[in-house]
Context: one part of a larger RNA
Molecule: large-subunit ribosomal RNA, domain II
Organism: Pseudomonadota bacterium
RNA sequence: GCCGGCGAGUUCGAAUGGUCCGCUUGGUUAAGGUCAGUCAAGACCGAAGCCAAAGGGAAACCGAAUAGUCCGAAGAGGGCUAUUUAAUAGUGGACCGUUCGAGACCCGAAGCCAGACGAUCUACCCAUGGCCAGGGUGAAUCCACUUUAACCGGUGGAGGAGGCCCGAACCCGUUGGUGUUUCAAGACCAUGGGAUGAGCUGUGGGUAGGAGUGAAAAGCUUAUCGCGUCUGGGAAUAGCUGGUUCUUCCCGAAAUAGUUUUAGGACUAGCGGGAGUAAUAUUCUUAAUGGAGGUAGAGCACUGAUGAAUUGGUAGAGGCCGAAAGGUCAGCCAAUUCGUCAAACUCCGAAUGCCAUUAAGAAAUGCUCCUAGUCAGUCUAUGGGGGAUAAGCUCCAUAGACGAGAGGGGAACAACCCAGACCAUAAGCUAAGGUCCCUAAGUUCUGGCUAAGUGGAAAAGGUUGUAGUUUUUCUUAGACAUCUAGGAGGUUGGCUUAGAAGCAGCCAUCCUUUAAAGAGUGCGUAACAGCUCACUAGUGGAGAAAAACUGCACCGAAAAAUAAACGGGGCUAAGCCAGACACCGAAGCUAUGGAUCCUGAUUUAAUUCAGGAUAGUAGGGAAGCAUUCCAUUUGCGUUGAAGGUUUAUCCGCGAGGAGGACUGGAGCGAAUGGAAGAGAGAAUGCCGGC
Numbered sequence: 001g002c003c004g005g006c007g008a009g010u011u012c013g014a015a016u017g018g019u020c021c022g023c024u025u026g027g028u029u030a031a032g033g034u035c036a037g038u039c040a041a042g043a044c045c046g047a048a049g050c051c052a053a054a055g056g057g058a059a060a061c062c063g064a065a066u067a068g069u070c071c072g073a074a075g076a077g078g079g080c081u082a083u084u085u086a087a088u089a090g091u092g093g094a095c096c097g098u099u100c101g102a103g104a105c106c107c108g109a110a111g112c113c114a115g116a117c118g119a120u121c122u123a124c125c126c127a128u129g130g131c132c133a134g135g136g137u138g139a140a141u142c143c144a145c146u147u148u149a150a151c152c153g154g155u156g157g158a159g160g161a162g163g164c165c166c167g168a169a170c171c172c173g174u175u176g177g178u179g180u181u182u183c184a185a186g187a188c189c190a191u192g193g194g195a196u197g198a199g200c201u202g203u204g205g206g207u208a209g210g211a212g213u214g215a216a217a218a219g220c221u222u223a224u225c226g227c228g229u230c231u232g233g234g235a236a237u238a239g240c241u242g243g244u245u246c247u248u249c250c251c252g253a254a255a256u257a258g259u260u261u262u263a264g265g266a267c268u269a270g271c272g273g274g275a276g277u278a279a280u281a282u283u284c285u286u287a288a289u290g291g292a293g294g295u296a297g298a299g300c301a302c303u304g305a306u307g308a309a310u311u312g313g314u315a316g317a318g319g320c321c322g323a324a325a326g327g328u329c330a331g332c333c334a335a336u337u338c339g340u341c342a343a344a345c346u347c348c349g350a351a352u353g354c355c356a357u358u359a360a361g362a363a364a365u366g367c368u369c370c371u372a373g374u375c376a377g378u379c380u381a382u383g384g385g386g387g388a389u390a391a392g393c394u395c396c397a398u399a400g401a402c403g404a405g406a407g408g409g410g411a412a413c414a415a416c417c418c419a420g421a422c423c424a425u426a427a428g429c430u431a432a433g434g435u436c437c438c439u440a441a442g443u444u445c446u447g448g449c450u451a452a453g454u455g456g457a458a459a460a461g462g463u464u465g466u467a468g469u470u471u472u473u474c475u476u477a478g479a480c481a482u483c484u485a486g487g488a489g490g491u492u493g494g495c496u497u498a499g500a501a502g503c504a505g506c507c508a509u510c511c512u513u514u515a516a517a518g519a520g521u522g523c524g525u526a527a528c529a530g531c532u533c534a535c536u537a538g539u540g541g542a543g544a545a546a547a548a549c550u551g552c553a554c555c556g557a558a559a560a561a562u563a564a565a566c567g568g569g570g571c572u573a574a575g576c577c578a579g580a581c582a583c584c585g586a587a588g589c590u591a592u593g594g595a596u597c598c599u600g601a602u603u604u605a606a607u608u609c610a611g612g613a614u615a616g617u618a619g620g621g622a623a624g625c626a627u628u629c630c631a632u633u634u635g636c637g638u639u640g641a642a643g644g645u646u647u648a649u650c651c652g653c654g655a656g657g658a659g660g661a662c663u664g665g666a667g668c669g670a671a672u673g674g675a676a677g678a679g680a681g682a683a684u685g686c687c688g689g690c
Base pairs, nucleotide, nucleotide: 001690002689003688004687005686006685011102012101013100014099015098016097017096018095019094020093021092022091023090026051027050028049032045033044034043035042055062056061065083066082067081068080069079070078071077105243106242108240112233113232114231115230116229117228123207124206125205126204127203128202129201130200131199132197134166135165136164137162141158142157143156144155145154146153170194171193172192175190176189177188178187209225211221212220213219246624247623248622249621250620251619256269257268258267259266260265270374271373272371273370274369275368276367277366278365283362284361285360286359287358288357289356290355291354297348298346299345303342304341305340306339307338308337309336310335311334312333313332314331318329319328320327321326377402378401379400380399381398382397383396384395385394386393407418408417409416422594423593424592425591427590428589429588433584434583435582436569437568438567442581444580445579446578447577448576449575455571461555462554465552466551467550468549469548470547471546472545473544474543483538484537485536486535488512489511490510493507494506495505518533522531523530595614596613597612598611599610600609601608625679627676628675629674630673631672632671633670634669635668636667643663644662645661646660647659649658650657651656
């Protein structure tokens, strides 16, 4: 890992609701007792108690009413409020749903406490024994000689100290490698530390669980230690994770609010299911009518913000001018005019939405009881807050989808577009999207555009790309472009300046000759010069120039998996715009047959007809199948039971049932009712086999 077997909402008590049954002249017994009885089941006693028949009040107490309060002179009489009474009878049991108490659906902790068992490992201690090759160094002390007045000192010899040195046994475990289903739950190889000492070691003994022992690492206390092990409390607890077993049918959520030592858990509400009940009201859609409101927009009348101008005021300091007086500019305040801005501004003010009435249509809806799940949501569109008018970001609102939704399209792709799957069919029509090939359907038609493979990624900005629209101007009295010629004089205008001559800068910008020519458009010079332009004539002979707007293109355009920015081939349409007619295309719609449910009619509860419905997670409800056992009735079996293998057989929507063949060799069904150790694929499930 596979296969087989085992494997999870149970039982008792109480409460509450539903269904059914008994009694209702209210219901019912409990403990216990008597009788009967092989066991078990049973019959009859036993009103003690419980529920009900009356409630209200804190209570006294009153009572179909009570309590509170008000009016009142009141003890009269009444009003109002709250609860109750009545219209609806209870009570006992069986079964089912749910809740509470219990292990309470099953498996799963780390832990806590108690009592025992451990020092054969290891820590320390006690008693008694054992062990340490060889080599080196050479302390004290002593002796001899020498020296000294003497001590001290010197030399030589003897000597043999030391937590001394080197290094085996022995003890340890430094570094590296191997090993790492190992030789080994700590080893092996090489290397290393101690090796007469606080040394190593044998044997016997002692100290223990909040305790020991510890040259102290919270180390060690039998492969276990920040409190050992075993057994018990014990099925500890687990707001956590995992798992939770047959079928079909009907309905079908939530990821929100409030509160929470609360945030991945709960409770109440919201949204689901089931049962009952209620009217023509209620609910939904549309239309009309009538309302409330201050959003979008807009506006500046208020509150504030704000640009400019003008006027007035203020004045103590500011800038400039001035000797000063003062003037002027700026500043501040106010007003006026023009122009703007606002979530916390409004003189105004929609569309939607909301409320109400009426009408039409649809098929919902309210209330009561019982009972779930949900409290991590996500994306898209729109209106906003936060952020950076970032995020597949975050927080709200409205809607949709996914969640819980299959099918078609989008190459692929929960949330986009189309469209909501009861079943069957080798039938038809369409949606989105498509129709050259891959690939079902147009190489369809008409008129344009694009030349960029634009299409098939991108901005500011740029472009005699190209197509179109509009306006203005010039033009056979000759435009535009080309070429030829002219482009002058006063004058080098004045100022400035070293110079300033059209062309550094400042001021002025006239006159003349002319077909025309600026006190000069650009280049140029130190300044002149020189080139050129405006302007004019000629040449030539038909359109030209400028501006604005629009369609489609172009540049802008450099990066990381692969040509990788059309799904591919490939396309000049098979691209784009406008129009036309066909066709393809889904589980949509239609057709034919069938199933189940609901409503209505009919009827005999299952007869027929008509209409409608039937996606579905959590979850609720309904009807069934199968397994084991029990009771009653009735059957089968050696002419072959159960079980097993198998089957192009039949029945059932299905869980399943029946039949056949082979095997097997002794028990087993059916109907009705009952009771459960009642269904396996998952739990790193448990046991076994392979």